Predicted 3D model of a 72-nucleotide RNA (transfer RNA) from a Streptosporangiaceae bacterium.
RNA sequence: GCGCCGCUAGCGCAAUGGAAGCGCGGCAGCCUUCUAAGCUGACGGGUCCCAGUUCGAAUCUGGGGCGGCGCA
Numbered sequence: 001g002c003g004c005c006g007c008u009a010g011c012g013c014a015a016u017g018g019a020a021g022c023g024c025g026g027c028a029g030c031c032u033u034c035u036a037a038g039c040u041g042a043c044g045g046g047u048c049c050c051a052g053u054u055c056g057a058a059u060c061u062g063g064g065g066c067g068g069c070g071c072a
Stems, first nucleotide, its partner, number of pairs: 001071007010024004018055001027041004048064005
C1' cells in the first nucleotide's frame, strides 16, 4: 500500500428495515444464625463519528476513526 472482518449496557454477545434484548457483573429485596448458593425486582446503552437513501436505519449506501486477520 491492497483486500477482508469487526465496532451495540461495566464485560461477552443477539437483534438483517417497524425503533434494541440475553447472559455475566453491579444495586435492592427474599431466604439463611452469618456467608456462599438459590429466588425476585428495578436500574443501566439509542448502537464509534459525519453525511445520504427511506414514511421509518443498529441494520442499506458513501466518507472518516479505531481494532484484528491475510497478501505485498
The prediction has a mean pLDDT of 82. RNAcentral holds the sequence, with entries from ENA.